[in-house]
Context: one part of a larger RNA
RNA sequence: AGGGGGCCAGGGAACUCGGUGCCAUUAGCGCCGUACCCUCGGAAGAAGGCGUGCCUGCGGGUGAGUAGCCCGCAGGUCGCAGUGACAAGGGGGUCCCGACUGUUUAAUAAAAACAUAGCCGGCCGCUAGGCCGUAAGGCUUAGAUCGGCCGGUGAGUCCUGACCCAGUGGGGUCACCCGAAACCCGGGUACAACCGGGAUAAGGGGCCCCAAACGGCGGGAGUAACUAUGACUCUCUUAAGGUAGCCAAAUGCCUUGCCGGGUAAGUUCCGGCGUGCAUGAACGGAUUAACGAGGGCCCCGCUGUCCCGGCCCCCUGCCCGGCGAAUCCAUGGCCAAGUGAAUAGGCUUGGCCCCCCCGAUCGGGAGAGCAGACCCCGUGGAGCCUAACUGCAGCCUGCCGUUGCGGUUUUGCCUGUCGUGCAGAGCGUAGGCGGGAGCGAUGGAUCUGGGGCUCCGGUCCCAGAUGACGCGACCAUGGAACACCGCCCACGACGGGCAAAAUCGCUUACCCGACGAGGGGACAGCGGCAGGUGGGCAGUCUGGCUGGGGCGGCACGCCCGUGAUAAGAAAUCACGGGCCCGCAAAGGUCGGCUCACCCGGGACAGAAACCCGGGGUAGAGUGCAAGGGCAAAAGCCGGCCUGACUGGGAGUCUUACAACAGGACUCCCAGGGGCGAAAGCCGGCCCUAGCGAACCCCGGUGCCCUUACUGGUGAGGGCCCGGGAUAUGGGAAAGGUUACCCCGGGGGUAACAGGACAGUGGGGAGCGAUCGUCCCUAGAGACCUCCCCGCUUGUCACUCCGCUGUCGGCUCUUCCCAUCCUGGCCGUGUAUAAGCGGCCAAGGGUGGGUCUGUUCGACCAUUAAAGGGGAUCGUGAGCUGGGUUUAGAGCGCCGCAAGGCAGCUCGGACUUCUCCUGUCGGGGGUGCAGCCGCCUGAGGGGAAGAGGCCCUUAGUACGAGAGGAACAGGGCCUCCGGGCCACUGGUCUACGGGCCGUCCGACAGGGCGUCGCCCGGCAGCUACGCCCGAACGGAUAACCGCUGAAAGCAUCUAAGCGGGAAUCCGGCCCCAAAACGAGGCGGCGAGGGCUCCCGUAGAACACGGGUUUGAUAGAGCGGGGCUGUAUGGCCCGAGACGAAAAGUCGAGGGCCGAGGCUGCCGCCACUAAUCGCCCGG
Repeated sequence: AGGGGGCCAGGGAACUCGGUGCCAUUAGCGCCGUACCCUCGGAAGAAGGCGUGCCUGCGGGUGAGUAGCCCGCAGGUCGCAGUGACAAGGGGGUCCCGACUGUUUAAUAAAAACAUAGCCGGCCGCUAGGCCGUAAGGCUUAGAUCGGCCGGUGAGUCCUGACCCAGUGGGGUCACCCGAAACCCGGGUACAACCGGGAUAAGGGGCCCCAAACGGCGGGAGUAACUAUGACUCUCUUAAGGUAGCCAAAUGCCUUGCCGGGUAAGUUCCGGCGUGCAUGAACGGAUUAACGAGGGCCCCGCUGUCCCGGCCCCCUGCCCGGCGAAUCCAUGGCCAAGUGAAUAGGCUUGGCCCCCCCGAUCGGGAGAGCAGACCCCGUGGAGCCUAACUGCAGCCUGCCGUUGCGGUUUUGCCUGUCGUGCAGAGCGUAGGCGGGAGCGAUGGAUCUGGGGCUCCGGUCCCAGAUGACGCGACCAUGGAACACCGCCCACGACGGGCAAAAUCGCUUACCCGACGAGGGGACAGCGGCAGGUGGGCAGUCUGGCUGGGGCGGCACGCCCGUGAUAAGAAAUCACGGGCCCGCAAAGGUCGGCUCACCCGGGACAGAAACCCGGGGUAGAGUGCAAGGGCAAAAGCCGGCCUGACUGGGAGUCUUACAACAGGACUCCCAGGGGCGAAAGCCGGCCCUAGCGAACCCCGGUGCCCUUACUGGUGAGGGCCCGGGAUAUGGGAAAGGUUACCCCGGGGGUAACAGGACAGUGGGGAGCGAUCGUCCCUAGAGACCUCCCCGCUUGUCACUCCGCUGUCGGCUCUUCCCAUCCUGGCCGUGUAUAAGCGGCCAAGGGUGGGUCUGUUCGACCAUUAAAGGGGAUCGUGAGCUGGGUUUAGAGCGCCGCAAGGCAGCUCGGACUUCUCCUGUCGGGGGUGCAGCCGCCUGAGGGGAAGAGGCCCUUAGUACGAGAGGAACAGGGCCUCCGGGCCACUGGUCUACGGGCCGUCCGACAGGGCGUCGCCCGGCAGCUACGCCCGAACGGAUAACCGCUGAAAGCAUCUAAGCGGGAAUCCGGCCCCAAAACGAGGCGGCGAGGGCUCCCGUAGAACACGGGUUUGAUAGAGCGGGGCUGUAUGGCCCGAGACGAAAAGUCGAGGGCCGAGGCUGCCGCCACUAAUCGCCCGG
């Protein structure tokens, strides 16, 4: 020192994030007595009290009982203490969260998380719904809606918005629209494939419904007769604008909100308030008794948590003997300053430094351990999510197959019969064409009843009655003439056939069933094709640049200027700007013209309209940026035109320095043109921006190839030309999240620290506007300018990512001074006192609390003062772990979600046995030419002292007064340092005593139970106790002076001299001759060590004492001291039994006598200090 344990004066949570941990308190049983609240069960062991042993006697219960056990009463009696040891709740108040008992991250989270009864919603009638499985099959279930499954909420109580269906999702409906294959039609194919059109299911659109589905639930103005506020009004807007409640809350940024309470003091807590960054109603709201190893706050009790530490016991540490790792490692290990890849044991300079060992401590070895988990990077990975991309299972739906029979209806086509067919004119309702002179008993006209159609005129049909007339030709009208027959068109009705659809039925496939009855039934199921749905599942992607990354931006393709340093080239998330077009004229050519502006003149006419004259190198204009350019033009106007050509060749320039692609340009050839008289010009535009690969698709009056023998057509292909876009612009097809994370890398790159810089921060100076009645400078002091520091915040990215632990606290040391106090001075708008400002000064001091994790800060009470900083924001191989910063969980907010938040909240592993060095201690050697003793003190360490109050001076100086000093001296106190134990206090596991349980049969005496518990306590060790801790001398700082020139004066200074601080050097204390300069003095020829007995000395060692010539230790004895009167004997003793004065039982008391113990002081050789060995000249 660590671990375990015992005790503590006075104080009593002041400790600390927090009474966390630890400790202490409480504790059993009986009796008394118990509040708020309440779901009437609880809360309750609430709280708070009293009693408790032993002995004697008596009563009662049980019992057969005068056993035993239990209950009670009375009397007696002992101790500090009677549940005497052991065992055995500390209590209360008030909030938050969760109702409760339960469950959970085996190994950092036990919780406010999960679960839970209760409430609500959804699916499901059984071959169900849900789940597992490729299937067969299985579970729920041998259950059946009072059931099962799924989801949400989370007891109870009061409630859950007469708010929202716009979005997402679910359900329903559907005239219409979209919607695949089969099918139909068309194209195509000697067949097909394939393509187009049509139709249609699910689905989608549309419409309706659903929020205890996912979810959501505004803003701006004005207004009341004090103000303030705003019941009221206006306005914008939404799908709707948050109701009841509740609130700075586990939710409130600002924020320590404001008020109140509690406290001396309250970032927490409780009660209120409410424009609430960002509360709010089953992602439930509010409240709530009981419960909680949950989280806050307060109080009582109690305490070593603390002030402030001390003592004691056991184990370890230390010493001796034995055994003996893991692990780590540059051959061997100082300090300061500097340097250096910017924090060096190793380099430079200086200092220190003889060798070795032991104990202790952790400042350093950017100690060890782990190829950093944060950050970035990788065309690395994985988990998860989704309205990423691409698929798959599953599910829905259609068609086909398995798959048969029949009925009905509808539709389409074909066919038969019948009917219908109205312009006007015409008796009349004339479908068209042709034939045609007759036709009708196969029943005319008419009548009755019924029905269909209707242009309302009529017409047709059926039934009945009746039984011969009616119609046509002719005439008239008209484009057409009628009876009757044939054919045809349109529409309708009926019948038949075919097809399709719908629907109904059947039984034989198929299914259920027991190889049954029966049921289901061409459905279902299964297979194929097709459409839909489809994070249920799978594979992947999720850009680059970047003063880290992200967010932002685009400096990601181009053009101009500057930067750019007079060739060229040249970076930045450098600066200033543009482009992703335009033009059929704004192009070609030929001809003509001259602008802006100014001056003079001219009706309306003005500064500017138009005309004339003059000047006018360019200031105009040039489609658009800028630069360069341009005047019989490149600008402006006009004529005619389309060269804004086709094909080809050679070459130059550009992208600095590569290539290709791309772009620009020149010359030439051929063709056919435009303009011009011609020379000639023209392959777009004054020039420099105005753009896009491969694959794929489209277009082309171009060329070529293939396609049953050929030709054509069609189809397909190749070449060439043109178009469609990749702006991340030499051009992937592509969303998120990770705090559950992983790997590979990086100090190429962030967060901490360091370094550099110093905008920011801090300090100072110059100037002196202005304030200060007056007056810049008692004091205050702007603008401007300069300097310093490296405590803030930044910037940079130099060091560290094969790892330098991060805030705060605790502990402990040292340094700086820009000084808070104390000391010395100066000024004052200094009378004194008290201040204010400044100069010197770093010796010492700079404290205690409340709140918060806080640093900081606010506050309380003190104080001489409660200074600011550095030391890797000193200090985690020293501690802590409250904060931050893993994994759990909640709230608010964001996100569809996974998840996220320098927002809040509860919870949450701090490893390391010390090798070297440093430091603090203890020793052994060698050297200093012997040994022993005593000194000196170079050098080093120390504040060894620091401060206050009171008194005297003195009610003096000063002052009108009020008030009120100093020098000098005295006393007391606080803090600090050192020492000590007579006193006081603590401890005292030496010791004495009391008491309980149990065991040794009883007594006596003991063991064990924390030393069993308790009461005392010497020595020792100790603090809370006691003692001590200068003046002064020397040298100085600011400052004050003397003399005194330079400079006939003045001047503290230049020469010279003096004064002057807690500072500096001494004085005082400690270490120190290893001070290599190794010292001095004295004595001696010696001396020392081991072994042995010892100790108030001590880890080992050392030191000190003793060793028979001896009191060193032990024993014995005496004294002193502690405890408190032993064992034993006698007497007494409440009473009881007894006839009794006998005797017996009896807690306890009295007397005689103490007894026990003793680390102290003595006496005393009884025991042991023996026998010896070694070093040394």
Predicted 3D model of a 1177-nucleotide part of an RNA (large-subunit ribosomal RNA, half B) from a Thermoproteota archaeon. Rfam family: Archaeal large subunit ribosomal RNA. On this family, see Yusupov et al., Science 2001: "Crystal structure of the ribosome at 5.5 A resolution". Taxonomically the source falls in Thermoproteota (Archaea, Thermoproteati).